Model confidence (mean pLDDT): 86 of 100.
This is a predicted structure of a 350-nucleotide part of an RNA (small-subunit ribosomal RNA, central domain) from an uncultured bacterium.
The RNAcentral record of the full RNA draws on ENA.
Its Rfam family is "Bacterial small subunit ribosomal RNA".

[in-house]
Context: one part of a larger RNA
RNA sequence: UUGGGCGUAAAGGGUCCGUAGGCGGUUUGAUAAGUCAAUUGUUAAAUACAUCGGCUUAACCGGUGGAAUGCAGUUGAAACUGUCAGAAUAGAGUUUAGGAGAGGAAAGUGGAAUUUCUGGUGUAGCGGUGACAUGCGUAGAUAUCAGAAGGAACACCAAUGGCGAAGGCAACUUUCUGGCCUGAAACUGACGCUGAGGGACGAAAGCGUGGGGAGCGAACAGGAUUAGAUACCCUGGUAGUCCACGCCGUAAACGAUGAGUACUUGUUGUCGGGAGAUUCGACCCUCUCGGUAGCGGAGCUAACGCGUUAAGUACUCCGCCUGGGUACUACGACCGCAAGGUUGAAACUC
Numbered sequence: 001u002u003g004g005g006c007g008u009a010a011a012g013g014g015u016c017c018g019u020a021g022g023c024g025g026u027u028u029g030a031u032a033a034g035u036c037a038a039u040u041g042u043u044a045a046a047u048a049c050a051u052c053g054g055c056u057u058a059a060c061c062g063g064u065g066g067a068a069u070g071c072a073g074u075u076g077a078a079a080c081u082g083u084c085a086g087a088a089u090a091g092a093g094u095u096u097a098g099g100a101g102a103g104g105a106a107a108g109u110g111g112a113a114u115u116u117c118u119g120g121u122g123u124a125g126c127g128g129u130g131a132c133a134u135g136c137g138u139a140g141a142u143a144u145c146a147g148a149a150g151g152a153a154c155a156c157c158a159a160u161g162g163c164g165a166a167g168g169c170a171a172c173u174u175u176c177u178g179g180c181c182u183g184a185a186a187c188u189g190a191c192g193c194u195g196a197g198g199g200a201c202g203a204a205a206g207c208g209u210g211g212g213g214a215g216c217g218a219a220c221a222g223g224a225u226u227a228g229a230u231a232c233c234c235u236g237g238u239a240g241u242c243c244a245c246g247c248c249g250u251a252a253a254c255g256a257u258g259a260g261u262a263c264u265u266g267u268u269g270u271c272g273g274g275a276g277a278u279u280c281g282a283c284c285c286u287c288u289c290g291g292u293a294g295c296g297g298a299g300c301u302a303a304c305g306c307g308u309u310a311a312g313u314a315c316u317c318c319g320c321c322u323g324g325g326u327a328c329u330a331c332g333a334c335c336g337c338a339a340g341g342u343u344g345a346a347a348c349u350c
Stems, first nucleotide, its partner, number of pairs: 004321003007304002012318001014201004021194003026087006033081002035077008049065006091191001092188004096183004103177007110154001115149007125136002162169002206247006215241002220236004258317006266295011299306002323350003332343004
């Protein structure tokens, strides 16, 4: 390479947008590039194949014949692909009327709680643990009442619930703003899908500058435990956690399952719409569209399991895998302030 794969064995890119490229719904006509047919030329000889012959056979040698995927020309076919022209509306999109939502950004506001400070009451303990101790307290702590300050997070509602491309998003109000769902018509008329490079976003930790600092808390200190204890437990506690701006670009970034389209028995919840029936008030009931869960049929699977939200049946496009270690390494390149990231071997060894 042919081929086989990617939930858990190696393997889905963290996510989206999008360039080139690849692929692309219905219908009419034209064309003849791809495609198909016929024919002509060429496709050296030797070799190979078939057959006949020569060395006593064979190897070997000679004759004859066919074949030669290919390339070029000519003539034709028109189903499919392509190209050109036209048409339509089932894909896609726009308008309109409704709807749900922790989707995003900014500003403001609120209550509970922790801590600290001030004042009152009050007296000897408090705190902590398996048990102690370090620690705090007669300079009046803990407890309790009143007041103040400041920072961070938003109990109940809360859910197998909702929203978002993913990361993620939760007190309340206002402003700005993205996407989604449903109904009905009207409009555009294939405008679509995927997407190498590229761009944007991207938890936590970390970095830079300037703020902030209540609680928690790497490092660090002390007390315990222990044979030891650079830990688990306790008392403290700095970075950090928070805000603004700028970097970093990684995660078990997980559904360990790429995106899109179509098809294929069911059943039970739940969320957001619509229609019908009904008492005419909401439930309940029937149908339907879009999400999200539980169970399960065919089928698939090595099994576990998946099962209309597929890991079933097919197609299109992208990414990735090819024994373990060496090795999320070395070297080089690119990116970064750094930490480091991305790309990514080999010798050797089993």